[in-house]
RNA sequence: CGGUAGCAGCAUCUAGCUUGCUAGUUUGAUGACGAGUGGCGGACGGGUGAGUAACGCGUAGGAAUUUACCUUUCGGCGGGGGAUAGCCCGGAGAAAUCCGGAUUAAUACCGCAUACGCCCUAAAACGAGGCCAAUCCUUGGAAGCUUUGACCGAAAGAUGAGCCUGCGUUAGAUUAGCUAGUUGGUAGGGUAAUGGCCUACCAAGGCGACGAUCUAUAGCUGGUCUGAGAGGAUGAUCAGCCACACUGGGACUGAGACACGGCCCAGACUCCUACGGGAGGCAGCAGUGGGGAAUAUUGGACAAUGGGCGCAAGCCUGAUCCAGCAAUACCGCGUGUGUGAAGAAGGGUUUCGGCUCGUAAAGCACUUUCAGCGAGGAGGAAAGGAAGUAGGUUAAUACCCUGCUUCUGUGACGUUACUCGCAGAAGAAGCACCGGCUAACUCCGUGCCAGCAGCCGCGGUAAUACGGAGGGUGCAAGCGUUAAUCGGAAUUACUGGGCGUAAAGCGCGCGUAGGUGGAUAAUUAAGUCAGAUGUGAAAGCCCUGGGCUCAACCUAGGAAUUGCAUCUGAUACUGGUAAUCUAGAGUAUGGUAGAGGAUAGUGGAAUUUCCGGUGUAGCGGUGAAAUGCGUAGAUAUCGGAAGGAACACCAGUGGCGAAGGCGACUGUCUGGGCCAAUACUGACACUGAGGUACGAAAGCGUGGGUAGCGAACAGGAUUAGAUACCCUGGUAGUCCACGCCGUAAACGAUGAGAACUAGCUGUUGGAUAUAUUAAAAUAUCAAGUAGCGUAGCUAACGCGAUAAGUUCUCCGCCUGGGGAGUACGGCCGCAAGGCUAAAACUCAAAGGAAUUGACGGGGGCCCGCACAAGCGGUGGAGCAUGUGGUUUAAUUCGAUGCAACGCGAAAAACCUUACCUACCCUUGACAUCCGUGGAAUCUUAUAGAGAUAUAGGAGUGCUUCGGAACCAUGAGACAGGUGCUGCAUGGCUGUCGUCAGCUCGUGUCGUGAGAUGUUGGGUUAAGUCCCGCAACGAGCGCAACCCCUAUCUCUAGUUGCCAGUGGAUUUGGUCGGGAACUCUAGAGAGACUGCCGGUGAUAAACCGGAGGAAGGUGGGGAUGACGUCAAGUCAUCAUGGCCCUUACGGCCAGGGCUACACACGUGCUACAAUGGAUAAUACAGAGGGUUGCGAACCCGUAAGGAGGAGCUAAUCUCAGAAAAUUAUUCGUAGUACGGAUUGGAGUCUGUAACUCGACUCCAUGAAGUCGGAAUCGCUAGUAAUCGCGAAUCAGCAUGUCGCGGUGAAUACGUUCCCGGGCCUUGUACACACCGUCCGUCACACCAUGGGAGUGGGUUGUACCAGAAGUAGGUAGUGUAACCGUAAGGAGGACGCUUA
Repeated sequence: CGGUAGCAGCAUCUAGCUUGCUAGUUUGAUGACGAGUGGCGGACGGGUGAGUAACGCGUAGGAAUUUACCUUUCGGCGGGGGAUAGCCCGGAGAAAUCCGGAUUAAUACCGCAUACGCCCUAAAACGAGGCCAAUCCUUGGAAGCUUUGACCGAAAGAUGAGCCUGCGUUAGAUUAGCUAGUUGGUAGGGUAAUGGCCUACCAAGGCGACGAUCUAUAGCUGGUCUGAGAGGAUGAUCAGCCACACUGGGACUGAGACACGGCCCAGACUCCUACGGGAGGCAGCAGUGGGGAAUAUUGGACAAUGGGCGCAAGCCUGAUCCAGCAAUACCGCGUGUGUGAAGAAGGGUUUCGGCUCGUAAAGCACUUUCAGCGAGGAGGAAAGGAAGUAGGUUAAUACCCUGCUUCUGUGACGUUACUCGCAGAAGAAGCACCGGCUAACUCCGUGCCAGCAGCCGCGGUAAUACGGAGGGUGCAAGCGUUAAUCGGAAUUACUGGGCGUAAAGCGCGCGUAGGUGGAUAAUUAAGUCAGAUGUGAAAGCCCUGGGCUCAACCUAGGAAUUGCAUCUGAUACUGGUAAUCUAGAGUAUGGUAGAGGAUAGUGGAAUUUCCGGUGUAGCGGUGAAAUGCGUAGAUAUCGGAAGGAACACCAGUGGCGAAGGCGACUGUCUGGGCCAAUACUGACACUGAGGUACGAAAGCGUGGGUAGCGAACAGGAUUAGAUACCCUGGUAGUCCACGCCGUAAACGAUGAGAACUAGCUGUUGGAUAUAUUAAAAUAUCAAGUAGCGUAGCUAACGCGAUAAGUUCUCCGCCUGGGGAGUACGGCCGCAAGGCUAAAACUCAAAGGAAUUGACGGGGGCCCGCACAAGCGGUGGAGCAUGUGGUUUAAUUCGAUGCAACGCGAAAAACCUUACCUACCCUUGACAUCCGUGGAAUCUUAUAGAGAUAUAGGAGUGCUUCGGAACCAUGAGACAGGUGCUGCAUGGCUGUCGUCAGCUCGUGUCGUGAGAUGUUGGGUUAAGUCCCGCAACGAGCGCAACCCCUAUCUCUAGUUGCCAGUGGAUUUGGUCGGGAACUCUAGAGAGACUGCCGGUGAUAAACCGGAGGAAGGUGGGGAUGACGUCAAGUCAUCAUGGCCCUUACGGCCAGGGCUACACACGUGCUACAAUGGAUAAUACAGAGGGUUGCGAACCCGUAAGGAGGAGCUAAUCUCAGAAAAUUAUUCGUAGUACGGAUUGGAGUCUGUAACUCGACUCCAUGAAGUCGGAAUCGCUAGUAAUCGCGAAUCAGCAUGUCGCGGUGAAUACGUUCCCGGGCCUUGUACACACCGUCCGUCACACCAUGGGAGUGGGUUGUACCAGAAGUAGGUAGUGUAACCGUAAGGAGGACGCUUA
């Protein structure tokens, strides 16, 4: 804007009739209605971060633009026309939808008119409310007036948008070159606008080590987390910008889009279908599925804030405001408060007394937040509407607009916040941890198992570390774990690190870019400094106020925003400009030393080979040999020749060179240094990424050369082997020329240059000065090269003017160990290989310097029966004894290199005895306590292997009258265990070792561990002593003090002694007597390097001597430092823990510990003549003895028996000592040696000699003729040898412990073996060399590679095919408005075509 089917309804007309009602008709003016036309908005708001390393973002600027709605100003809004949707009719289709016909409106669409001026080019649209005095019809309306909105043109503003620029914006160089519309110009096109944005032509440019290109990753920012800061990490929520909207492409419309909920095309996917064809896009809000360790409701409302449209009322709004879910985070509150000791019960623990949970609970007295129930109840509300009133506008007291007053009236949240009332301690505490870091400890269980663990680490029988419990600690509606970021981490060091040895100085020069740079005055004002202006969004952080009861939170103001831009100043320093100077640097002149380099030539010694002479049997080589050479004449020696390589002495922490490196002499060419004095140039300098020259040895290529040496190779040795070390040969190579290689512990493990900072001493080449004949010397100066050393530095070692000190400039390099200087890629090389250079994975260390030990087939000094020198043994035999092994019912247990094995055991027939087999006991064989009874005790018989059981006899005690001792019995506390752990322990012991060491205080040195003392020079048996010394002292050890022994003196004199004396004689000190001697046993003396000589340092001390009984500790014993060995012992004893309790305890009989193919240790006896046998004759010491030693005498062959004197012991006795000596015999033999074994007969002890004692006699008469490898003891009264005694013990001794007799040999010496001490050195060892540690192989596992290939992604270049769409061309098709009378034209549409 046109419309009206139904409903409502103003108005008109008709009919029925009673003023009014009912029914009907017309009318789109109206409410209302659904689609359409038209306008504005869908480019905002909301979501996401795929892409993007970019003018995308941030910040500061700029000019060639546009901007609907909004504001201001100027002007306009005239007059016409043709359609079309809707609606109606018809048709196609399953649908979506489409086609044809008729009719219609507009602010839809189209001409014309109206314009500035040099030319070209314009536009417009009308709607709504009110009024009527003047004009016309006149109830009223039209024209008109007025108000208001819309519309058109132009200018400006505001806002938004587009474009351009400076600066900033991740990693990789194992990405170094990229670019053709590419870079610029001219002209044109295109755009709102600049511009290679596009086109044509011209030029050949543009970017890049200040990192282009490429690759990977990523939205950017305000901010957020952390940090003292600088930084590091990050980009959720909120805010700004960008990009995207299923994937890719494209335009249309519009002020604005190449458009999240628009269009077209292609693709993938989903859905519908009648198979012809269609529809769709949650990275909007909810919601679903999937994925995932994991992330919410298909809620309410437009009440507020905001947006769109509209004049407005109003409509729309998953924007928004609210509610729901989640302890996800922040803040606040509660789960009660006071009192309460009988320290309740119970739990835990215990030293059994207690302690603890713990005022905790109960009990008593209070309070009621929060939750619950009931009642009341703000604020978020301003608008809007109605009426009145004032002002503006106007012709107007209409209308409209604005202000004020009154009334009305809008809440999703919401059972809101908040307030009051009621009842009752009532409904409300968990999680982690308790070894250290790190606050918090005990018990039980477990026993390297189960398990824990952030790091160190814990667990193998006493786990504060595992699991549980009790207790405690820390947080608390939370607690703990996991993941992540920053910090600590100065551990990437800008602030704020390093590089001699810990990781780290390029092998060394030259030099480009770059960085840095001497003096003076001037100028400039880029850096620098100051001020001002603009900006640095808001929020956030910080400060000060305010509001929710507080807080979190919200809100106001301020500060800050360290930045950028512009302007104005300052001019010391740095830079720029132009100028001057000479101290840095360089040049010239004169000297000077040198293995500096290159090249040509020359020389002698030596090796080798060849020729010749002499000469004969070996040479050569080694630890020793052999291979090899030699009678075909070697080696040796003489003469000659050839050839190659290297240059003795000089020669030196001496010289030269950038480094590598350079060594006979001469010539030529040539580089550099140093010294001196002048002159000149005038900052010309230093360093040096890339680059480039040189660069030992080995190696490679081509061609020479080759005497010696000599990888590979051959042979000989060595060896278990010896692909080695040693020997004989020997090829490449070593040498020369040319060309490569480019590395070394290329080292001073120390980059280059400059300046400054105590000294002393040497040496090389110069110069000057002094004195001097000269050589030489001394001093000074600068240059080099060495040794000490101050300050300082350093982790220490060390460095120290030649710095590793103090500073400046530049370069290189490092960031835990291994993997790895490796793989891949690239570059270089003929190759070998070099340069550059990772990751996966794995470990919790790797490393430096120094300290203390220990160790060394390292060094120095020293000691010991350690070796050597000797003597005698073991290992061979037989036996004894112990052990292992085996056996067994049991052969009990322990000891196991030295330091177990004749050991515990100084005595296994029973006992011992712990073991085994049987039989028995259970408060027990033993201890304490309680009750009851009874004397105790002695004894007989029976059964039994005995223990034991049963029966009987004798006896009736002491007493303070309480009871004590003893016995029996009963109940329970308890006894008992030679059961385990010596790796839970005490005590005791062994061993290194009677070795000389081990420590401390104070001081000093060192960052420290530690050192010093304690080392050094001497000396000793000794850490013994002396001297020296940053040490001075002290302790435990050594020594001495103690005992025995060797000499003497004194005292004493029995049981001992007997010189002298006397007697008797039995001839024995037996007796009288003696006190001399021996002896006994007490007290003393003596020996101390005291004396002399020498050596030494005038010391300590050592050597020799004298005297002396004894001489340098006289000999022997006792005595065992700090510690080591988890040494030994739970079976001497004691003891923690665990275990057994009618048995792992106790009693008893028998057996076993005594077995026996074997092996070992320790002994005895022998193998004989230095002896055996027989006979005779001497000489000890030290011990024992009364349940004992036991004499004389007798018996027996003897063991022994009988006997009993004497003796409690200098009295008696065991008790004859034996080797020795004297004499005889044996005559070298398995014997006249040796005595095992066996047979027989006995003796003794003892209840008892069978298993299983000792001894005697007769008989028997084995092995064995001096012992392999190996190994032990001993240095003087010792070894060897000979006997005697004692302990244990009834008996049993070859063992053990003692005693005396006889009585040697040897020690040059410290090289070697073993052990030890001190000093020093190396160390990758520290459970300490019995240490540590490397590689292969086998098996399992982890990670990463290779592999015939195969699939996918990204990208470059070339090409095939090519939709939609835009622009140009075209006139094939069709065409309302305008022009034209008409034909037709203009214009646009479809189609075709080009890009």

The RNA shown here (small-subunit ribosomal RNA) has 1395 nucleotides and comes from an uncultured prokaryote.
Its Rfam family is "Bacterial small subunit ribosomal RNA".
The prediction has a mean pLDDT of 83.